A computed fold for a 74-nucleotide RNA from Flavicella sp., annotated as transfer RNA.
Its Rfam family is "tRNA". It is annotated as a transfer RNA. Gene Ontology term of the family: triplet codon-amino acid adaptor activity.
RNA sequence: GGCGUGGUAGCUCAGAUGGUUAGAGCGUCGGAUUCAUAACCCGGAGGUCUGCGGUUCAAUUCCGCAUCACGCUA
Numbered sequence: 001g002g003c004g005u006g007g008u009a010g011c012u013c014a015g016a017u018g019g020u021u022a023g024a025g026c027g028u029c030g031g032a033u034u035c036a037u038a039a040c041c042c043g044g045a046g047g048u049c050u051g052c053g054g055u056u057c058a059a060u061u062c063c064g065c066a067u068c069a070c071g072c073u074a
Base pairs, nucleotide, nucleotide: 001073002072003071004070005069006068007067010026011025012024013023019057028044029043030042031041050066051065052064053063054062
């Protein structure tokens, strides 16, 4: 350099045939329980869905470019 895969919550990831409110587990905060801690249980907060542009009535989702990470290859 070429090709491929991926970038969504603090972490690991889902979401996909474009639509109504963007979710799960872990973590975190509060509560309940306990003599106390852990575990279990209940509830809450937390997101510019990498950036810019295009298509569309509507884009996290489709298209282009950029950028970052990983893999293959010369």